[in-house]
A computed fold for a 71-nucleotide RNA from Candidatus Uhrbacteria bacterium RIFCSPLOWO2_02_FULL_48_12, annotated as transfer RNA.
NCBI's taxonomy places the organism under Bacteria, Bacteria candidate phyla, Candidatus Uhriibacteriota.
Its Rfam family is "tRNA". By type it is a transfer RNA. About the family: Transfer RNA (tRNA) molecules are approximately 80 nucleotides in length.
The sequence was found in a public genome assembly.
RNA sequence: GCGAGUGUAGUACAAUGGUAGUACAUCUGCUUCCCAAGCAGAAAACGGGAGUUCAAUUCUCCUCACUCGCU
Numbered sequence: 001g002c003g004a005g006u007g008u009a010g011u012a013c014a015a016u017g018g019u020a021g022u023a024c025a026u027c028u029g030c031u032u033c034c035c036a037a038g039c040a041g042a043a044a045a046c047g048g049g050a051g052u053u054c055a056a057u058u059c060u061c062c063u064c065a066c067u068c069g070c071u
Stems, first nucleotide, its partner, number of pairs: 001070007010024004018054001026042005047063005
């Protein structure tokens, strides 16, 4: 330099155009003499920009970061 892949909550992963979920973690409450465990609840995310569409995490383009391959 060329090509391909990945990017979603603090972490690990889902969601193939129609209200973005799960587990662990965090916080609050209940339970317990205390802790742990358990139960209930809450907060928290689509890498950035543009385009198509009534509607985009999803499709298209550019860009950024990371990974792999070729040279």